A computed fold for a 77-nucleotide RNA from a Desulfuromonadales bacterium, annotated as transfer RNA. Its mean pLDDT, the model's own confidence on a scale to 100, is 80.
This record gives sequence, structure tokens and C1' cells, in this order.
RNA sequence: GCGCGGUUAGCUCAGCUGGAUAGAGUAUCGGCCUCCGAAGCCGAGGGUCGUGAGUUCGAAUCUCGCACCGCGCACCA
Repeated sequence: GCGCGGUUAGCUCAGCUGGAUAGAGUAUCGGCCUCCGAAGCCGAGGGUCGUGAGUUCGAAUCUCGCACCGCGCACCA
């Protein structure tokens, strides 16, 4: 340099046939339970969906640029 994959909640990830309020688990906080804790059950907060632009009535989802991470290939005096 070329190609492919990835980037969504603190963490691990779903969602990608474009259609509405963006989810799960875990963690955190609160409640119930208990003599107290743990476990269990219930609930809450937490997201510019990497970033900028474009297409569209509508974008996490499609297109382009850029950034970062990973893998492969090429080059290497």
C1' cells in the first nucleotide's frame, strides 16, 4: 500500500430484508425477602448506535470520506 471484518449502555454483545419508544445479560443504585448478609424476585438510572457528509418521507441498518482495533496479502534497503 491492497483486501476483509469490527466500532451500539461501565463491560460482553443482539438488532443490519430502512419503519418507530434502541434492546439483553452483567455491573451500579433502590425496594421486597432475611435476625443480618448472600441468593432469589421487582424496579430505576445509564446510549449524539466511532466520526463527518450523502441518499430517503424515514437511517444503528444503504452509499462515500476519515479515525481506531483485529486478520490476511504485498513491499522492505